[in-house]
Parts: sequence; structure tokens; C1' cells
RNA sequence: CAACCGAACCCGCAAAUCUAGGGGAAACCCUAGGACGCAAAGCUUCGAGCCUACUGGGUUUUAACCCUAUGGUAGUCGAGCCGCCGAA
Repeated sequence: CAACCGAACCCGCAAAUCUAGGGGAAACCCUAGGACGCAAAGCUUCGAGCCUACUGGGUUUUAACCCUAUGGUAGUCGAGCCGCCGAA
């Protein structure tokens, strides 16, 4: 110095069928608050899982149901990239 690793320190992020405002068909996202937690809870949808179903297709007793991602989830996991600190 680097890797593995994760005690401590300085920091950081920010869960909720949470609250307020906004966007969206929805899932969900953004802003402010708020802290459940997180050593990558930083970034990227490359693979998988999960969520939603506008559009499209099918069924049909005409009110609904089923399928479908191009949508979402990075705080579901894997993978890739970058990164603070330094005990054992």
C1' cells in the first nucleotide's frame, strides 16, 4: 500500500398500507417531515424472484374474470462499477 474482514471512530443513508403536498391506470415514485434499520440501505435492470395490468388478447350469464410488461421494486437476491474508516 492492497485484499479479506467489520471492533471502534468520523460520517452517511432513511423504513412505516406513517404524515403533508405532487405525479401515475396501478404497482410505485418525487419533495418536506419522520427513524425501522443498513458497512455499501451508493450507483447500474445484466439474470432471477416478487408487485401492478394502462394498452393488447381471451372468456362471458355484460358485470366481471383470466393472461400479458413495455411499468415498478437497487431497503428481495445474484451480478457489475465506484467508495469512508482501520482493531483483531